Predicted 3D model of a 1649-nucleotide part of an RNA (large-subunit ribosomal RNA, half A) from a Bacteroidales bacterium. Its mean pLDDT, the model's own confidence on a scale to 100, is 81. The sequence was found in a public genome assembly. Rfam family: Bacterial large subunit ribosomal RNA. Clan: LSU clan.

Context: one part of a larger RNA
């Protein structure tokens, strides 16, 4: 190292708690605002950051009331005060109330600048105080009043108005008039007092809301889906004015015969409807009670703080406390809650009841001024809402999608009736009924909650609000926006005096406090990952899911001593995680680094269906509400209204029948055979986000051009060389050009090349120094150029020298927030237990093929009483197989052969022949899925008998899965009779099956696991070790250790390899093989050939002879003979030899990659191979013994016996554990010690249970019901926390460091001293930007890539001084704004007048000192501007118009020219050591001087005139510097320092330059703001004692803002102390053209290991 154990550490999980939420209900209030609001900004405290209060009258004034002892908020301590002369405190009224915001005087980057009038303060200006000033609308008249403007949660009403989505695609249709813009009310809002509704009998009688009608009538690519009304039954209840005619009266206008008349408008009186009313006219009739309303008045409830408001003590209990126990009491209209050192009716606040009042008081009473209020019958025909009804056309809304489409609205063209009218009843037209439009008002009942309460079977810190806490904070975007984490000492701080260790305010140990301190502030309880220490056992020759079955051995433990019990575990058997998805995974296929918490089928809707349970039953059942009670639940009425109680029909309609039909037939569909309703619980659809997470997109209102692209408008920048056009001058030259040369000149989208600005090539860099850079290198570099500032252009839009580029590190359509939980037939996850059953991967249809519907298969209930196998029997039938002179199709070989083709022959017509095809026949083969004359096995259907308790079967009803399948055997198709190939069918398997075997291995072989057992049989299959069982037995065969030993591939071909069968043939008349001999003649066979003689080659009747036997020759060989062999024979030897088939076992063929191997040792008459023979072994089969659960039968029925059964994914189906919360209940438990954590035993088949030890320190269970935010291991799941890689990589430019001192402590710090880097800088000033980082002092947890005595970090305290700098009070540019106006549904847009806006214009200061930090700002001298008084001179002023000026491009090149640079002369001071020389010498350093005043030179200008430069003043030596210095201090580096002391070139001289001068001059073409201010000029006014104005001098006055500090950078923009970016000036010296490049000055720096 492992394991156990004990005991720590980290960590914050788990119980307990709640200050907070969350949801319902009530109430209240429903607005606040120009008398300045929400909402901020900046203040205000004795000390004072935040928060809370509050506003200069600032944690607060005043009165009034309420209260009665403390007080100055959170918030504690220090000072210091206040209060019974009634404070803090609480209610009502009053007051103040900076600034910013509608913001409203005018501007403005919100919280800030600058005004105007009037008053005040001043002799004036300047500063300051009060106060008023925006603008639209009405009125009335011009001055005044009102009133609006914004802001706020949700409700309502108009204007406009989407897309994802559904529809399985879509486009009408849907999502949906939803989101969402935009306008406008209120406390509600809208709508509302019929041109209504309905009905054909009739009626009701504004509106609006609930219940029902009803998912009905419709409506709808009639698809998705949409979806009424009428009546009923409640709530609540409420009706009114106008305009016309008529009649007056008041204005205008016309016209008059002045009498009026009409015309038209204002006002008054009348007058308001539909069985019409009204008006006028005539008549009748009434006239003053009744009711209504109500301004006000007086009263009553009511109404802030507040008040009162029963009853308990004891204790030697225990405890730190008592409210726990224990005793004995007692209120109670109070036993609701809190709190109080545990758990309180009676100890405190309360509570129930019960009392109090201001202001206010339409919530009621009474009373009143005052308004309102009339009918009737005749008669007449004067009113009764006009671009209106209606209508075409085109849309929109009604449930209605243009439909037969009513009624309602109307962009648009048309265009009525006048009560003898008119509009409605779902085209329309008749009657008939209902009403009376084109004007208006109108409560309740009825939606909502920003705000107070009260309640929960609502959560309790990862939950509940985002937010329990100083949260919309922190921190993130530019910006809209986006958005966290974080409770808990204890009863009381009683918060640890004092000592120790240590540098130490770190951190610890003692003491003490406390009931604890293992409660000590990183604080209750304190789990796990994770890291440790101790001690017990193992572990150093042994490989593997790390266990499990056997096991020896060490170690502990005991009232009980055991064949105990605990801890390890040597050694051997057997063994390849877990989820998912898959035929199939140990798979090298997915997910998970580990633990804790958190995480997913839910909730509505009686919408529908089943099942169980209740209830009532031919009935069941009530909704909306209305009563009535309670703390809270609920009851009671309500019958409107559903469902059932009758079907048939499209339907009229008739009914136990209807429909069809003539039909009294037949036939459908029903009766006969009648339960159903309503709640609850479950279970499934449905509609809803509907199990969880995941989209890439579409719409929709907004925010973004600090980056980029393009553009406006104003500035700025390009070292240096070089090249040398056009003019231009001159020589020549021409008649005159032309033209050549020389000069001069100085032009180019010109050359070289730095700054700049791009980005070519390669390396580096790729958990980067950098989310695009470094280093070398290379492109442009006077242009289409870089670059600053301010601005303009926006998302289907911009911008684009075009790459789909860019558009804030995001572009084929940006970002936020919203429609949103779009949608996702897809992929991932989806949680406790037992227990019965248990599939699919098939068919048919699909824009379907990884999705579905239906059907098959599974479960469950419910009826029925079916199946199954075996035997017989009887059928159907055409496969295998067979046949084909039995058909059709093919088809080989012979024979015949019609016929046709060829040939021959013929004058012709015959005939004749055929290596030609061929019809038919015949013999003989022989073929076929789509041939059959034939024809099984199996299988199917049926019917018997026997078998089967359990074995399924079918019918309905609920509820699923599956609808990727894989392998094997037979039988086929396709393929190559290839494939772990594909596609049927059967059967088995595996999916969803574990166990033996096959080394090993889903689909083979055996066998189908309910548990236990150190029992037995067998099965496949072994039995030589590994390794259970025969080195068994008997015969043969194999020699290759056989790719034999169960499949492991081994062909074709080949061989005297062995073995075995059958057969030929030769053989004692002597074979076969060696071994002697012989193999001969015609003939050199004929042809051929240069030769061919057996033996090139042809050719053959290959012949003859002699022979025991010999070929016109089997091979070698020659040029051709020759030569040697062969067949053949003959002798010798003496017994078998030859040959071909066929089997069996072996043998060549025979070749692969890290090391081989049959599973391995190994094995050879076997331990191989065949044949037999007898045993054994060996599975979770079988059997035996207990036991447990299903199902079923019987009996003695909550039990027992008998039988059978219990492997399982998807999935049904039953029964259980568990958590939290609630009702009852145990008169439960519990500081004598709950929960929670930890450990241990027993109990249960499991989910869990019980009991006990420690630890905890206050709640917490049994039963027997009920409700769910109800159980994790896996979503690359979320949140924390801790591993792991790892003590590794890194430590951000390789410009470098040493030493000494100092400090507790020093590699980085100070200081000193050497040494290195930069130096067109890595130096110095300035804008932007940040905003104290600046200076000091004190300190080192964190920060700082290491340490730290340091710091840009912490604490604390200082520091920014302006009339002349900058910005404002001046001016205008892009361009924003914009009253009037014009334009647009609306928000809103454009724009004249004006403003506002700098990066432009204008505009007055220098020089030296001083600090720890500031300075053109103090301070010291010397100056300037501007205004106010005052005084003195001179004599003008001021309106208008009008011109000038202001005022501008690029490029070159002359002049001039600064001690800024060098050089040289000279002066001042200072310094010279070693070795040798020299001091009339060398070497450092110093040798200065503004602004502003006067002068007016060179130059420029047509001039007025401007003007570099030189020269004076300014300017003084007391100054700067330099030396000498008594002395003090001191970190020993130094630092102060009275005092003394030096000064000149009277500012040389050369060289070559910056700025000026200069908006100059010269050339060019691209032709280069405005305005303010100045200036002249004409014209006018007004004065000439003076006003106002110049100039001089003097007095007084100049106001707000900036101002530290960093600024190529450790402070800015980049997440960083980050090798990146950042605009302007100045920028030294040697070399050099140069600012290129190397090296040094000033000066800065060694880059935090």
């Nucleotide at each position: 190292g492992g394991c156990g154990u004990a005991c720590g550490g980290a960590g914050g999980a788990u119980g307990c708690c709640u200050u907070g939420g969350c949801u319902u209900c009530g109430g209240c209030a429903g607005g606040c605002g120009a008398u300045g609001a929400a909402g901020g900004a900046c203040g205000c405290g004795g000390u004072a950051a935040g928060c809370u209060g509050c506003g200069a009258a600032a944690a607060u004034g005043g009165c009034c009331g309420g209260g009665g002892a403390u007080u100055g908020g959170c918030a504690a301590a220090c000072a210091c005060g206040a209060a019974u002369u009634g404070a803090u405190c609480c209610g009502g009224c009053c007051g103040u109330g900076u600034c910013c915001g509608a913001a409203u005087g005018g501007g403005g980057c919100a919280a800030c600048c600058c005004g105007c009038g009037c008053g005040g303060u001043u002799g004036a200006a300047g500063a300051c105080c009060g106060c008023g000033c925006a603008c639209u609308c009405u009125g009335u008249u011009u001055a005044c009043a009102g009133a609006g403007g914004g802001c706020g949660a949700a409700c309502c009403c108009g204007g406009g108005g989407a897309a994802c989505u559904g529809a399985a695609a879509c486009a009408u249709c849907u999502u949906a008039g939803u989101a969402c813009c935009c306008g406008g009310a209120g406390g509600a809002a809208a709508a509302g007092a019929a041109a209504g509704a309905a009905a054909c009998g009739a009626u009701c009688g504004a509106u609006u809301c609930c219940c029902c009608c009803a998912g009905u009538a419709g409506u709808g690519g009639c698809g998705a889906g949409c979806g009424a009304a009428g009546a009923g039954g409640g709530a609540a209840g409420a009706g009114c004015c106008u305009a016309a005619a008529c009649c007056g009266u008041c204005g205008u206008g016309u016209u008059u015969a002045c009498g009026g008349a009409c015309a038209u408008g204002g006002c008054g009186g009348g007058g308001u409807u539909g069985u019409a009313g009204g008006a006028u006219c005539a008549c009748c009739g009434a006239c003053a009670a009744a009711u209504a309303c109500g301004a006000c008045a007086u009263g009553c409830a009511g109404g802030a703080a507040c008040c009162g408001g029963a009853a308990g003590c004891c204790g030697u209990u225990u405890g730190g406390a008592a409210a726990a126990c224990g005793g004995c009491g007692g209120c109670g209209c109070a036993g609701a809650g809190g709190g109080u050192g545990a758990u309180a009716c009676u100890c405190c606040c309360g509570u129930a009841c019960g009392g109090g009042u201001a202001a206010c008081g339409g919530g009621c009473a009474u009373g009143u001024a005052g308004u309102c209020a009339a009918g009737g019958u005749g008669a007449c025909a004067c009113c009764u809402g006009a671009g209106u009804a209606g209508g075409g056309c085109g849309g929109g809304g009604c449930a209605c999608g243009u439909g037969g489409a009513a009624u309602c609205c109307u962009g648009u063209c048309c265009g009525a009736a006048u009560c003898u009218g008119c509009g409605g009843g779902g085209a329309c037209c008749a009657u008939c009924c209902c009403g009376c439009a084109a004007g208006g008002c109108u409560a309740a009942a009825g939606a909502c909650u920003g705000c107070c309460g009260a309640a929960g079977a609502c959560c309790g810190a990862u939950a509940g609000u985002g937010g329990a806490c100083c949260a919309g904070u922190a921190c993130c975007g530019u910006g809209a926006g986006g958005g966290a984490a974080a409770g808990g000492u204890g009863g009381g701080a009683a918060g640890c005096a004092c000592c120790c260790c240590g540098a130490a305010c770190a951190g610890g140990g003692g003491a003490g406090u406390g009931a604890a301190a293992a409660a000590g502030a990183a604080c209750c309880u304190g789990a796990a990952a994770c890291c440790g220490u101790g001690c017990g056992c193992c572990u150093a020759c042994a490989a593997g899911c790390g266990g499990u079955g056997g096991g020896a051995g060490c170690u502990g433990c005991c009232a009980u001593a055991g064949a105990g019990c605990a801890g390890u575990g040597a050694c051997c058997g057997c063994g390849u995680g877990c989820c998912u998805u898959u035929u199939g995974c140990a798979u090298a296929a997915u997910g998970a680094g580990c633990c804790u918490a958190c995480g997913a089928g839910u909730u509505g809707c009686u919408u529908c269906a089943g099942u169980g349970u209740u209830g009532c039953g031919a009935g069941g059942c009530u909704a909306a509400g209305u009563c009535g009670u309670u703390c809270a639940g609920c009851g009671a009425c309500g019958g409107a209204g559903c469902c059932g109680u009758a079907g048939c029909g499209a339907g009229a309609g008739c009914g136990a029948g209807u429909c069809u039909g003539a039909a009294c037939a037949g036939g459908g569909c029903g009766u006969u055979u009648u339960a159903g309703u309503a709640a609850c619980a479950u279970u499934g659809a449905g509609c809803a986000g509907a199990c969880g997470c995941g989209a890439a997109a579409c719409c929709u209102a907004g925010u973004g051009a600090u980056c980029u692209a393009c553009c406006c408008u104003u500035g700025u920048c390009c070292a240096g060389g070089g090249u040398g056009a056009a003019g231009g001058c001159g020589c020549c030259g021409u008649a005159a050009c032309a033209g050549u040369c020389g000069c001069u000149g100085g032009a180019g989208g010109c050359c070289c090349g730095a700054a700049c600005c791009a980005g070519u090539u390669u390396c580096c860099g790729u958990u980067g120094a950098a989310a695009a850079g470094g280093g070398c290198u290379u492109g442009g570099a006077u242009g289409a150029g870089a670059u600053g500032a301010g601005g303009g252009u926006a998302g289907g839009a911009g911008u684009g020298a075009a790459a789909g580029g860019c558009c804030a590190a995001u572009c084929a359509a940006a970002c936020u927030g919203g429609g949103a939980g779009a949608u996702a037939g897809c992929u991932c996850g989806u949680a406790c237990u037992c227990c019965c059953c248990g599939a699919a991967a098939u068919g048919u249809c699909u824009u379907u093929a990884g999705g579905g519907a239906c059907a098959g298969c599974c479960u469950c209930g419910u009826c029925c009483g079916c199946g199954c196998c075996u035997g017989u029997g009887u059928g159907a039938g055409g496969u295998a197989g067979a046949g084909c002179u039995a058909c059709c199709g093919a088809u080989u070989g012979g024979a015949a052969g019609c016929g046709a083709g060829g040939g021959c022959u013929u004058c012709g017509c015959c005939g004749c022949c055929u290596a030609u095809c061929a019809a038919u026949u015949c013999c003989a083969g022989a073929c076929g899925a789509a041939c059959u004359c034939c024809g099984a096995a199996u299988g199917c259907g049926c019917g018997c008998a026997g078998g089967u308790u359990a074995a399924g079967g079918g019918a309905c009803g609920g509820g699923a899965g599956u609808g990727a399948g894989u392998c094997g055997u037979c039988g086929g198709g396709u393929g190559c009779u290839a494939a772990u190939a594909u596609c049927c069918g059967u059967c088995g398997g595996c999916a969803a099956a574990a166990g033996g075997g096959u080394a090993a291995g889903a689909g083979c072989c055996c066998a189908g696991a309910c548990c236990u057992c150190c029992g037995g049989c067998c099965a496949a299959g072994g039995c030589c070790c590994c390794c259970a069982a025969u080195a068994a037995c008997g015969g043969u065969c194999u020699a290759a250790g056989u790719u034999g030993a169960g499949a492991c591939a081994g062909a074709a071909c080949g061989a005297a390899g062995u073995g075995g069968c059958a057969c030929c043939g030769c053989a004692g008349a002597g074979a076969c093989a060696g071994c002697c001999a012989g193999g001969a003649u015609g003939u050199u066979a004929g042809c051929u050939u240069g030769g061919a003689a057996g033996c090139a080659g042809c050719u053959a009747u290959u012949c003859a002879u002699u022979c025991a036997a010999a070929g016109a020759g089997u091979g070698c060989g020659u040029a051709a003979c020759a030569g040697c062999u062969c067949a053949c024979u003959g002798g010798u030897c003496g017994a078998g030899c030859g040959g071909a088939g066929c089997c069996g076992c072996g043998u060549g063929g025979a070749u692969g990659a890290u090391g081989a191997u049959c599973g391995g040792g190994c094995a050879u008459c076997a331990a191989g191979a065949c044949c037999g023979u007898a045993g054994c072994c060996g599975a979770a089969g079988c059997c035996g013994a207990g036991g447990a659960c299903g199902c079923a039968g019987c009996a003695g029925c909550u039990u027992g016996c008998u039988g059978c059964g219990u492997g399982g994914u998807a999935g049904g189906g039953g029964a259980g554990c568990a958590u939290u919360c609630c009702g009852g209940u145990c008169g439960g438990c519990g500081u004598g010690g709950a929960a929670g954590g930890u450990g241990a035993a027993c109990c249960g088949u499991g989910a869990g249970g019980u009991u006990u030890g420690c630890u905890g320190g206050a709640g917490c269970g049994u039963c027997c019901g009920g409700a769910a935010a109800c159980g994790a291991a896996a979503a690359u799941g979320u949140a924390g926390g801790c591993a792991u890689g790892a003590g590794u990589a890194a430590c951000g430019a390789c410009a470098a460091u040493g030493a000494a001192u100092a400090u507790a402590g020093a590699a980085a710090u100070a200081u000193u001293c050497a040494c290195a880097c930069c130096g067109a800088a890595a130096a110095c000033c300035c804008a932007a930007g940040g905003u104290u980082u600046c200076c000091u002092g004190a300190a080192c947890c964190a920060c700082g890539c290491u340490a730290a005595a340091c710091g840009g970090a912490u604490c604390a305290g200082g520091g920014u001084g302006a009339g002349c700098c900058g910005g404002g009070a001046g001016c205008u540019a892009a361009g924003c704004g914009g009253a009037a106006c014009c334009c647009g549904a609306c928000g809103g847009g454009g724009u004249c007048a004006c403003g506002c806006g700098a990066u432009g214009c204008c505009u007055a200061a220098g020089c030296g000192g001083u600090u720890a930090a500031u300075a053109u700002u103090c301070c010291g001298c010397u100056g300037c501007c501007c205004g106010u008084c005052u005084u003195a001179c001179a004599g003008g002023u001021u309106g208008g118009u009008g011109a000038a000026u202001g005022a501008c491009c690029g490029a070159g090149g002359a002049g001039u020219g600064a001690c800024a640079c060098u050089g040289c002369c000279g002066c001042g001071c200072g310094c010279u050591g070693a070795c040798g020389g020299a001091a009339u010498a060398g070497c450092g350093c110093g040798u200065u001087g503004a602004a502003g005043g006067g002068c007016g030179u060179a130059g420029g200008g047509c001039g007025a005139c401007u003007g570099a430069a030189c020269c004076c003043c300014g300017a003084c030596a007391g100054u700067a510097c330099g030396g000498a210095g008594a002395g003090u201090c001191u970190u020993c580096g130094g630092a102060c320092g009275a005092u003394c002391u030096g000064a000149c070139a009277g500012a040389g001289c050369a060289g070559g330059u910056a700025a000026c001068c200069a908006u100059a001059c010269u050339c060019g073409c691209g032709a280069g703001a405005a305005a303010a201010g100045u200036u002249c000029a004409c014209c006018g006014g007004c004065g000439u004692u003076a006003a106002g104005a110049g100039u001089g001098a003097g007095a007084c006055g100049g106001c707000c803002c900036g101002u530290a500090c960093c600024g190529u950078a450790a402070a800015c923009c980049g997440a960083c102390a980050c090798a990146g970016g950042u605009g302007g000036g100045u920028g030294a010296g040697g070399a050099g053209a140069g600012a290129a490049u190397c090296c040094u000055c000033a000066g800065g720096u060694g880059c935090u290991c």